This is a predicted structure of a 1395-nucleotide RNA (small-subunit ribosomal RNA) from an uncultured bacterium. The RNAcentral record of the sequence draws on Greengenes. The prediction has a mean pLDDT of 82.

């Protein structure tokens, strides 16, 4: 920093999507590898069992209790004496009284429960941020100063009895205490009400200082020095209030408001104040957004961005607000109070049913809701916080710990060697390759867990929860520690298998229908890494709301149009002020965070210290050029006067004539209209056509023109009357008055509505005729609303220049309409200005197209509209309106596009120009008959397979009785019918005999090798074994090669140049010509290239050389045949040559020139001479896997192979192709003549014989210019037939043959007799061919044993017509042109309904 998606490509517009970044996350797969710092109900402010979270102070006070002590009364243990009788002793225990305590503590009594700690439900507000005020306030505890603290009272808890309740809680009685409560005393400062005096203050008003009058303090505790009281200043905290600016989203919320607003008065506050109440007034707020609705704590930040912005408000820190809901006061220095009190309300609990009790948005922790969020954990050691003189005590705040990869950071899972490049394991062309130096092995270390030992700092003296923790030491052992996403393209990373539009994938654009780098697995790679992807949220990329930084002629977007209010914006001086604007100082802009430099934890993450930033706000000092203000002026902007022409400007009246139509007469007769052709419809009751008068109503021909006016809509016949604007001209007046315009209000085409006129044409609705499959249309007859006028409403329109107004500036050329002067050679002409209207143009712009002084250009103002494409100008509210229906103006839902402009193409029942047996003109067929032949269809065991409009159907097939064949039935073989290798065994193979079969198989015999070093080796055959062989199986949509159409049509491309932003264009277009992109000329092209043509092959002349098998003019010989000798003149043959090039000439053809045209002249031949071979870039996913070849898929005792038979030849039918015919231009008969090109050894086969013939016997010649097929046929000649199903026509169909094969029934060809079918010229259509050609007549070859009416060639006689391409059919082509929403290309796209 950008990428992917709209097209066949491009350029733009414009929305969708990815890459990045971030989280209080969640979910999937992994993970109990460590440690460090953070961090953890985002949802139900739902509901909560338990414990804990605010006390404390006996140095306020009475009391009680405890302990000690003591003092007495009372005990009487237990000792010691004893005389045993008793006498000392005098514990414990008890009662009562003092002292006394580092002692407990209900309760009076002070302080603290307003802070700490939660949590965001309210709330759009002076809540919050940010600078100010407060002369309008308050402040416990604390600090600092003054001054004090005298003397009395009454009570009351507790406590003691009685009593009520189940219980919370009480009720009465009596007793007592205080730093608890209340008087007096004293107070100059303090407060109150008067009344002066001085300085200040924006105002109300303060501040000092003096004056009499009123009113108001106090408590004590302990013991020897404190605490602690009162008041009164002042201070420091902390708090109230006020006020400037700043704080979402809706106008489909426009009005709001009665204490409201504002006064006085008087209460209330700490304090001002409608805060609150009586009276007065009617006011306030509001488009700069009132009210109302939705939403939502605000900030410091935090996340993102380069900034500006956006987008959040967890944790940390500052304020707010709340504490089950609601509402309320009380105490107090401070609450309307989270663990305080009343009430009311849900909910919950106990209840003995009367009643009562509670509030986790503290900390833990349950339930519940969720995609989800943690221990009912130690400590007051440390920080702080309450209370106390202190010690202390209390602190779920805190500091710690537990749990959770939830984030950030840091470490780790091991180094160094190690090629036999092992082994598996994936591919693979089998040769390799990769996974990989990875592992094994070999040394070597110990971070980190683990196991021993020591062992802190945090703590100024004492005290450590953490914690035996951080950290250090030692020994051990590679041991204990890797996953998760992803590889089509965006975006690093590629093979195989398997799936077959199935499973599935996808963020977009896709992918997947038998070769998937996109699904799933596998190897293998890439990325990150205790994580990795995925889903949500933001922000960014998106200049896709644009302040920085867009736009509106055709993509979305200029209001349909003027006037005008509000606002914002504004001309030349000149003084002045200081809001704006610069510019310094000064406060503040909490701290944490960011940023820069440092330092501390082993590094970081984290902590900490110093800096400076916090772009802002506020006082204050100064500058005045801009802006604004205030003053005074100016005149060019604007406006008035005067002069002046121009015009469908608008409004009322009135006036004309052309025409249609209707109504009266008159002439007149059969039709008239109308259409593409009808028809309906008018008319003999007289239409239509004409003449004459008449009525009526509505529009005004010619002039009329990208001519005129007007703000738009829109105005056209003359005339008046009234009027409203522009222009030119003058420079007298005003003196910025100006442009624009949200709201508003005017006017506003056509329809349409409402009243009441009017109604001639015309014409929705509707009728009726037609056309049509339909035809609720087009076209015809006819028609009422409407149009027309009067008043009304309606208020939209592709109301357009698809361009808002208004000013300024920026080459030029040409029209035109209106008005001035000025020059001159004056019916005018030139040159110029000023407003209008148009066209070409430069520079500039534009995505292009185009615009272009009439801008879309270059600035300014100001207003309006846009934000992807359907839904949708729809739904819903609203506002109008008589309906009709205008205005405003959404979502849900869906799609990856919709769109604009221009390119190249293709297409058009677009235009222009050419060409073709395309049309016309003629000739001859096919469509009708019978037969042949192919195809469909049916049919079959099976009728093999292909071809399928034109370019499939006498096509592959130059030839299926068997083979041939691939199809069917029935048998048979499995390393095979065929290659190659590897084992054995034989020595052969070959060839011949017998058996048996429908045959192939199958079974018995016979015959027998080369060379040699005698081992064995070649070769063959048999036998065996598995690689394999084999396939007319599939897939021609996996493909080579072939082919076939467009089409022998004249196109297709390149390089270099140039235009264009490109895509493309140019060249190759233009004018001419030509079969022809074929030449010539012109030209931003110049040149090429494959194609046309030409080089080839024939065919037509004519030399030349060669004559044998080919000729024979002249000689000669003959059997009379060129048969023989000669001979090469001719004919032919055959080789290499000429010759033809628009090369000559002509033309007032051709721009004048060429190219060419047209005629000529010479010649055998004249304009490519005729023919043929040659098919350019491509197109038809055209044909062919069945000539071949070949991926990849199948099938391997069968989709291979083999044999026998049988099938492809079947037959209600239907189509192509064809032959024979229907006859007299002919049939049949007899005689007579002329070719050319071909074939020919398993062959052509004379010739003589026989057969009625087909042929047979026989076998001269000939590997062919020699002998042979071989007879040409039409023709010609003479004779018959005489229009008839015939002497025409030949199928059928019997009978006998012939030849050829193993064989001739399925199912071949001939040949004889014999039989004698449909056809009498063929509907609609349709096909060929333009000269040696159609038609027509035989010959001949090739497959071939044998079988053409078929295919390929031959040659013989041999014609008609072409006026032309103007309409029109097919087909091709160019170019130019043009349309397009179509590119798979009109067999296209594409709307609607139905399923």
């Nucleotide at each position: 920093a950008g990428a992917g998606u709209u097209u066949g490509a491009u350029c733009c517009u414009g929305g969708c999507u990815c890459a990045g970044g971030c989280u209080g996350a969640a979910c999937g797969c992994u993970g109990u590898g460590c440690g460090g710092c953070g961090u953890g109900c985002u949802u139900a402010a739902c509901a909560c069992a338990u414990g804990c979270a605010a006390g404390u102070c006996g140095a306020a006070c009475g009391a009680a209790g405890c302990g000690g002590u003591u003092a007495a009364a009372u005990g009487g243990a237990u000792u010691u004496c004893u005389u045993c009788g008793g006498a000392a002793u005098g514990a414990a225990g008890c009662u009562u009284g003092g002292c006394u305590g580092a002692c407990u503590u209900a309760g009076u009594g002070g302080c603290g429960g307003a802070c700490g700690g939660g949590u965001g439900a309210g709330u759009a507000a002076c809540g919050c941020g940010u600078g100010g005020g407060u002369a309008a306030c308050c402040u416990g505890c604390c600090u600092c100063a003054u001054a004090c603290a005298g003397g009395g009272g009454g009570a009351u808890a507790a406590c003691a009895g009685u009593u009520a309740g189940a219980a919370a809680u009480g009720a009465c009685u009596g007793c007592u205490a205080a730093u608890a409560c209340c008087g007096c005393a004293u107070a100059u400062g303090c407060g109150c009400a008067c009344a002066g005096u001085a300085c200040c203050g924006c105002a109300u008003g303060g501040u000092a200082c003096a004056g009499g009058g009123c009113g108001g303090a106090a408590a004590g505790a302990u013991u020897u020095a404190u605490c602690g009281g009162u008041a009164u200043g002042a201070g420091a905290u902390g708090g109230a209030c006020c006020c400037g600016c700043g704080u979402u989203g809706g106008a489909u919320u426009a009005g709001c408001u009665g204490g409201u607003u504002g006064g006085c008065a008087g209460g209330g506050u700490a304090a001002c104040g409608g805060c609150c109440u009586a009276c007065c007034a009617a006011g306030g707020c509001g488009a700069c957004g009132a009210u109302c609705c939705a939403u939502a704590g605000c900030c410091g930040g935090c996340c993102u961005g380069a900034g500006a912005g956006g987008g959040u408000g967890a944790a940390c820190g500052g304020c707010c607000a709340c504490a089950u809901u609601g509402g309320g006061a009380c105490u107090g220095a401070g609450a309307c109070a989270c663990g305080g009190c009343c009430c009311a309300a849900a909910c919950u609990c106990c209840u003995a049913c009367g009643g009562g009790a509670g509030g986790c948005a503290g900390c833990a922790g349950u339930g519940g809701g969720g995609a989800a969020u943690a221990u009912u954990g130690c400590a007051c050691a440390a920080u702080g916080g309450g209370g106390g003189a202190a010690a202390c005590c209390c602190u779920g705040a805190u500091g710690c710990a537990g749990c959770g990869a939830c984030g950030c950071c840091g470490c780790g899972u091991g180094a160094a060697g190690g090629a036999a490049g092992a082994a598996g394991u994936a591919u693979c062309u089998c040769g390799g390759u990769a996974u990989g130096u990875a592992a094994a092995c070999u040394u070597c270390u110990a971070u980190c867990a683990g196991c021993a030992g020591g062992g802190a700092a945090g703590a100024a003296a004492a005290u450590g929860a953490c914690g035996g923790u951080a950290c250090c030491u030692g020994a051990c052992u590679a041991a204990g520690a890797a996953g998760c996403c992803c590889c089509g393209g965006c975006u690093a990373a590629c093979u195989a298998c398997g799936u077959g539009c199935c499973a599935g994938c996808a963020g977009c654009c896709g992918c997947g229908g038998u070769a998937a780098u996109a699904c799933g697995u596998a190897g293998g790679g890439g990325g990150c890494a205790a994580g990795c992807g995925u889903u949500a949220u933001c922000c960014g990329g998106a200049u896709u709301u644009a302040c920085u930084g867009g736009g509106u002629g055709u993509a979305a977007a200029g209001g349909g149009a003027g006037c005008g209010u509000a606002g914002a914006c504004g001309g030349c001086g000149u003084a002045u002020c200081a809001a704006g604007u610069c510019u310094g100082a000064u406060g503040u802009g909490a701290a944490a965070g960011g940023c820069a430099g440092g330092g501390g934890c082993u590094c970081a993450a984290c902590c900490c210290c110093u800096g400076g930033a916090c772009u802002g706000c506020a006082u204050u000092g100064g500058a005045a050029a801009c802006u604004g203000g205030u003053a005074u002026g100016c005149u060019c902007g604007a406006g008035u006067g005067c002069c002046g022409g121009a015009g469908a400007g608008g409004u009322a009246a009135g006036c004309g004539g052309a025409a249609u139509u209707c109504c009266u007469a008159g002439u007149g007769u059969a039709g008239c209209g109308g259409u593409g052709a009808a028809a309906u419809g008018c008319g003999u009751a007289g239409a239509u056509a004409u003449u004459a008068g008449g009525a009526g109503g509505a529009a005004c021909a010619c002039c009329a023109g990208u001519g005129g006016c007007g703000a738009a809509g829109g105005c056209g016949g003359c005339u008046u009357a009234c009027u409203g604007g522009a222009c030119g001209g003058u420079a007298a007046c005003u003196g910025a008055c100006c442009g624009u315009g949200a709201g508003g209000g005017u006017a506003g085409a056509a329809a349409a509505c409402g009243u009441g006129g009017g109604g001639a044409g015309c014409a929705g609705a509707c009728a009726g005729g037609a056309g049509u499959a339909g035809a609720u249309a087009c076209c015809c007859u006819g028609g009422u609303a409407g149009u027309c006028c009067a008043c009304g409403c309606c208020g939209u329109a592709g109301a357009c220049g698809a361009u808002g107004a208004c000013u300024a500036c920026u080459a030029g050329g040409u029209g035109u309409c209106g008005g001035g002067g000025u020059a001159c050679a004056c019916a005018g002409u030139g040159a110029u200005u000023c407003g209008g209207u148009g066209c070409c143009g430069c520079a500039g712009c534009c995505c292009a197209c185009g615009c272009a002084a009439u801008a879309a250009g270059u600035a300014g103002u100001c207003c309006a509209c846009c934000u992807g494409g359907g839904g949708a100008g729809u739904a819903c509210g609203u506002u109008c309106c008589c309906a009709a229906g205008a205005a405003u103006g959404a979502a849900a839902c869906u799609c990856a596009a919709a769109g604009g402009a221009a390119u190249u193409g293709a297409c058009g029942g677009g235009g222009a120009c050419c060409c073709g047996c395309a049309c016309a003109a003629g000739c001859g067929u096919u469509g009708g008959a019978g037969c042949a032949u192919g195809u469909g269809g049916c049919u079959u065991u099976a009728u093999u397979c292909g071809a399928a409009g034109c370019c499939a159907c006498g096509c592959g097939a130059a030839g299926a009785a068997c083979c041939u064949u691939a199809c069917c039935a029935g048998a048979u073989c499995u390393u095979g019918a065929c290659a190659u290798c590897c084992c054995g065994a034989u020595g052969c193979c070959c060839g011949c005999u017998c058996c048996g079969u429908a045959a192939u198989g199958g079974g018995a015999g016979c015959c027998u090798u080369u060379a040699u070093u005698c081992g064995g080796u070649a070769c063959a055959u048999c036998g065996g074994u598995g690689a394999c062989a084999g396939a007319u199986g599939g897939u021609g949509c996996a493909u080579g090669g072939u082919u076939g159409u467009c089409g022998u049509c004249a196109g297709c491309u390149c390089g270099u140049g140039u235009c264009g932003u490109g895509a493309g264009a140019u060249g190759u277009u233009g004018g001419g010509u030509c079969a022809a992109g074929u030449c010539c000329c012109g030209c931003a092209a110049c040149g090429a290239g494959c194609g046309c043509a030409a080089c080839c092959c024939u065919u037509a002349u004519c030399g030349u050389c060669a004559g044998u098998a080919g000729c024979c003019a002249g000689c000669a010989u003959u059997u009379u045949g060129g048969a023989u000798g000669g001979g090469c003149a001719c004919u032919c043959c055959g080789u290499g040559g000429a010759g033809a090039c628009u090369g000559c000439c002509a033309g007032c053809g051709g721009a004048u020139a060429a190219a060419c045209c047209u005629g000529g002249a010479g010649g055998a031949a004249g304009g490519u001479g005729g023919g043929g071979a040659u098919g350019a870039c491509g197109u038809c996913a055209a044909a062919u896997c069945a000539u071949c070849a070949u991926g990849c898929c199948c099938c391997c005792u069968a989709u291979g192979a083999u044999c026998u038979g049988g099938g492809g030849u079947a037959c209600a039918c239907a189509c192509g192709u064809g032959c024979u015919a229907c006859a007299a231009u002919g049939g049949c008969g007899u005689a007579a003549a002329c070719a050319a090109a071909g074939g020919g050894a398993a062959g052509c086969g004379a010739u003589c014989a026989c057969g009625u013939g087909a042929g047979c016997g026989u076998g001269a010649g000939c590997a062919a210019a020699u002998c042979u097929c071989a007879a040409a046929a039409a023709u010609c000649a003479c004779g018959u037939c005489u229009c008839a199903c015939u002497c025409c026509g030949g199928a059928u169909u019997g009978u006998a043959g012939u030849a050829u094969g193993c064989a001739a029934c399925u199912a071949g060809a001939c040949u004889a007799c014999a039989u004698g079918a449909a056809g009498u010229u063929g509907g609609a259509a349709u096909c060929g061919a333009u000269a040696g050609u159609a038609a027509u007549c035989g010959c001949g070859a090739a497959u071939c044993a044998g079988a053409a009416u078929g295919u390929c060639g031959c040659g013989g006689a041999g014609a008609a017509u072409a006026c032309g391409u103007u309409c029109a059919c097919c087909g091709g082509g160019u170019c130019c042109u043009u349309g397009u929403a179509c590119a798979c290309a009109c067999c296209g796209c594409c709307c609607g309904u139905c399923a």